A computed fold for a 114-nucleotide RNA from a Planctomycetota bacterium, annotated as TPP riboswitch aptamer (THI element). The prediction has a mean pLDDT of 76. It was read from a public genome assembly, where an Rfam model found it. It matches the Rfam family "TPP riboswitch aptamer (THI element)". Gene Ontology term of the family: thiamine pyrophosphate binding.
[in-house]
RNA sequence: AAUAUGUGUCAGGGGAGCGAUGGCCGAAAGGCCAAAGCUGAGAAUCCAAUGUCUUGGAGACCCUUGGAACCUGCUCCGGCCAGUACCGGCGAAGGGAGGCACUAAAGUUAGAAA
Numbered sequence: 001a002a003u004a005u006g007u008g009u010c011a012g013g014g015g016a017g018c019g020a021u022g023g024c025c026g027a028a029a030g031g032c033c034a035a036a037g038c039u040g041a042g043a044a045u046c047c048a049a050u051g052u053c054u055u056g057g058a059g060a061c062c063c064u065u066g067g068a069a070c071c072u073g074c075u076c077c078g079g080c081c082a083g084u085a086c087c088g089g090c091g092a093a094g095g096g097a098g099g100c101a102c103u104a105a106a107g108u109u110a111g112a113a114a
Stems, first nucleotide, its partner, number of pairs: 001109003006102005011064004017038002021034005045058005070095003076089004
């Protein structure tokens, strides 16, 4: 001297789970409704459509390439459990959304001096 992994601002990306138990349909498998409760930052807060449990927008939350936010693999493998939830593996796998400005303590790079 430079540099952001830091800060601000605007913009963008993402996720709607599992479910003891009760009821309905069904020969059964299973499907639907309600739901104690579980994990988490967040799992239905609001509006519209009318899709038939779905789509879009807003809000909250998280994440934006030094990217495990989130998706695929995956109703995978092991554990635990009421549970396809949760924990770990898979994972030096594959995908995945950034501009501007400010700051420069630490760190890093380059130069100079000793």